[in-house]
RNA sequence: CAAGUUAACCGGGUGGCCGCGGGCUUAAGGGCCCGAGGAAAGUCCGAGCUCCACAGGGCAGGGUGCUGGGUAACGCCCAGUGAGGGCGACCUCAAGGAAAGUGCCACAGAAAUCAAACCGCCGCCCGUCGGGCGGUAAGGGUGAAACGGUGAGGUAAGAGCUCACCAGCGGCCUGGCGACAGGUCGGCUAGGUAAACCCCACCUGGAGCAAGAUCGAAUAGGAGGAGGAUGACGUGGCCCGCUGACUCCUCGGGUUUGAUCGCUUGAGGCGUCAGGCAACUGGCGUCCUAGAUUGAUGGCCACCACGCCGCACAAGCGGUUUGACAGAACUCGGCUUACAGGUUAACUUGCUGG
Numbered sequence: 001c002a003a004g005u006u007a008a009c010c011g012g013g014u015g016g017c018c019g020c021g022g023g024c025u026u027a028a029g030g031g032c033c034c035g036a037g038g039a040a041a042g043u044c045c046g047a048g049c050u051c052c053a054c055a056g057g058g059c060a061g062g063g064u065g066c067u068g069g070g071u072a073a074c075g076c077c078c079a080g081u082g083a084g085g086g087c088g089a090c091c092u093c094a095a096g097g098a099a100a101g102u103g104c105c106a107c108a109g110a111a112a113u114c115a116a117a118c119c120g121c122c123g124c125c126c127g128u129c130g131g132g133c134g135g136u137a138a139g140g141g142u143g144a145a146a147c148g149g150u151g152a153g154g155u156a157a158g159a160g161c162u163c164a165c166c167a168g169c170g171g172c173c174u175g176g177c178g179a180c181a182g183g184u185c186g187g188c189u190a191g192g193u194a195a196a197c198c199c200c201a202c203c204u205g206g207a208g209c210a211a212g213a214u215c216g217a218a219u220a221g222g223a224g225g226a227g228g229a230u231g232a233c234g235u236g237g238c239c240c241g242c243u244g245a246c247u248c249c250u251c252g253g254g255u256u257u258g259a260u261c262g263c264u265u266g267a268g269g270c271g272u273c274a275g276g277c278a279a280c281u282g283g284c285g286u287c288c289u290a291g292a293u294u295g296a297u298g299g300c301c302a303c304c305a306c307g308c309c310g311c312a313c314a315a316g317c318g319g320u321u322u323g324a325c326a327g328a329a330c331u332c333g334g335c336u337u338a339c340a341g342g343u344u345a346a347c348u349u350g351c352u353g354g
Stems, first nucleotide, its partner, number of pairs: 001350010012304007020035006037325001041336002044334005049208004056239002059236001061204005066080005081095001082093004096199002101197002103193003118140002120136007148166006167189001169186007212261004222251006231243001233241002268287008306323001307320005
């Protein structure tokens, strides 16, 4: 200098005039303060909170799935282990169990779980261009995959039959909290698939701010049907519990433009110190930063800055309707997706120079 990997930040500023929403203050006029994001999006997870009794126990259903930590919790985050990709920095993983059982592996092939002999090789017999019996699974063929691989010995020909080196499986020892790793021994070998059903471990009540609470207003204390103490409800179902008259369905009527709360002080932000590899935790200090309800935060002017374009060696000058994704609605922790342009740091590879 170039190309990459990872992490983070900005994504306009200043002043004036006019106009909005909330709060404080003033008798009023007015004054002061605050006012949409890194994703507010998706509604994919987890909670806080509210109601359903006083929320219990199993089953079903659903979710997660290597180990150890973090957290209010999680399917999230951190650190590791294993496997795969990359020269590398790094990235990805739907990462428990196939020896509990069931299923599937089309076609081709002799044969795809307890198998198998199409061609071939060897031995014996008949007997002649072939046939029969027996042995074999090393060679060839088929296939995604053929009951370990390579080499040597051995054999009638072959085969883990034997040996050496590997892979797999199992035992023992060492290290580690652990997933695992290393060493050594052994018999020779028990396909794949669970993102198939299933088994195992852990988690899980339901509904949701349009939850819910209070006040006000209006109406028809309507009609019909079913169930009903062996009931209703908690519930998809059982037990259990509570309670003791309601529950469900159809038709019809009133409100449907009512008010207030919930509604923003939080598992909060920022700074600093300590602990920890880290995620994060604790101490101290400091701050209050939207609460709308047909739903606010906008418009104009000037200047500056960044970017882009033109002139110019540069300094500089001019232009800019070329300027991203995008708007809270109870709150928070995550994940996923979108993003013009710009900035910072560390690391990797290549080239060049010292």
The prediction has a mean pLDDT of 76. This is a predicted structure of a 354-nucleotide RNA (Bacterial RNase P class A) from Firmicutes bacterium UBA3576. The sequence was found by an Rfam model in a public genome assembly. It matches the Rfam family "Bacterial RNase P class A". Rfam classes the family as a ribozyme. The organism belongs to Bacillota, within Bacteria.